[in-house]
RNA sequence: GGGCCAGUGGUGUAAUCGGUAGCACGCAACUCUGUCAAAGCUGAGGUGCGGGUUCGAAUCCCGUCGGGUCCA
Numbered sequence: 001g002g003g004c005c006a007g008u009g010g011u012g013u014a015a016u017c018g019g020u021a022g023c024a025c026g027c028a029a030c031u032c033u034g035u036c037a038a039a040g041c042u043g044a045g046g047u048g049c050g051g052g053u054u055c056g057a058a059u060c061c062c063g064u065c066g067g068g069u070c071c072a
Base pairs, nucleotide, nucleotide: 001071002070003069004068005067007065010025011024012023013022019055027043028042030040031039048064049063050062051061052060
C1' cells in the first nucleotide's frame, strides 16, 4: 500500500428482502422479608463518526476513525 471481517445501552448478543432497535446480565426505584439474598414489577440507558439515496437507513452507497485477519 491492497483485500476481507466486525463496530448496536455499563458488558455480551439479536434485528429475515429497508418499515415500532429486542434479549440476557448489570444499574435504580417499588413490592415481598425481622434483615440480606432470591422472586415479582416498573424505569433509566444504545446503532463508531461525517455525508448521500429513500416516504422511511442499524441495514444500501461514499468518505473517515479505531480494531482483527490475509497478501505485498